[in-house]
Formats: sequence, C1' cells, structure tokens
RNA sequence: GGGUUGGUAGUUCAGUUGGAAGAAUAGUGGUCUCCAAAACCACAGACGCUGGUUCAAAUCCAGCCCGACCUG
Repeated sequence: GGGUUGGUAGUUCAGUUGGAAGAAUAGUGGUCUCCAAAACCACAGACGCUGGUUCAAAUCCAGCCCGACCUG
C1' cells in the first nucleotide's frame, strides 16, 4: 500500500428488513436498617467525524480518523 472486521451510556454488549436506541454493571436520589452492606423503586447518561440518498439513517452510499486481523 491492498483486503476483512469493528467503533453505540463511565465500562461490557444488544439493536435482524430504514420508522428514531435498550440491557447488565457503575453513578445519583429514595425506601428499608441503630449505621452500613444487600434488596427494591426512581432518575440521569450514548450512535467515531463530515457529507450524500430518503418523508424518515445507529442501519444504505462516499470520504476521513482510530483499533484488531490477513496479505504484498
């Protein structure tokens, strides 16, 4: 240089066929407790970047950035 694959919440991961994003854990608040832990309830938190297609994009297309693997 070429190819394959991945990038989504603080972290680990879902999201199938385009209809607008969820879980676990962590965090915050509450209930409970003499206190704490545990348990339960609630809240907050994200689509790598820039364009394009579309009524509508995490999803399709192009370029770029970063990681892993293969290859010259």
A computed fold for a 72-nucleotide RNA from an Anaerovoracaceae bacterium, annotated as transfer RNA. RNAcentral holds the sequence, with entries from ENA. The organism belongs to Anaerovoracaceae, within Bacteria. Model confidence (mean pLDDT): 84 of 100.